The RNA shown here (transfer RNA) has 76 nucleotides and comes from a Spirochaetia bacterium. The source organism's lineage runs through Bacteria, Pseudomonadati, Spirochaetota and Spirochaetia. Its Rfam family is "tRNA".
[in-house]
RNA sequence: CGGGAUGUGGCCCAGUGGCUAGGGCACCUGGUUUGGGACCAGGGGAUCGGAGGUUCGAAUCCUCUCAUCCCGACCA
Numbered sequence: 001c002g003g004g005a006u007g008u009g010g011c012c013c014a015g016u017g018g019c020u021a022g023g024g025c026a027c028c029u030g031g032u033u034u035g036g037g038a039c040c041a042g043g044g045g046a047u048c049g050g051a052g053g054u055u056c057g058a059a060u061c062c063u064c065u066c067a068u069c070c071c072g073a074c075c076a
Base pairs, nucleotide, nucleotide: 001072002071003070004069005068006067007066010025011024012023013022018056027043028042029041030040031039032038049065050064051063052062053061
């Protein structure tokens, strides 16, 4: 430099145009327990890497850009 993949709560993922972005772990509160652990019930937390565009409507489609990873090329 070229090609490809990924980016969604603290962490790991789902959701690929249609109603309010969902699940697990973690966290907080309460209950059971002497306590811990475990289990049960409830709760808080993300406007989807960033910007722009298309659309009645965008996490989803398009463009640019950023970060990480993989492959290749070049130099040494």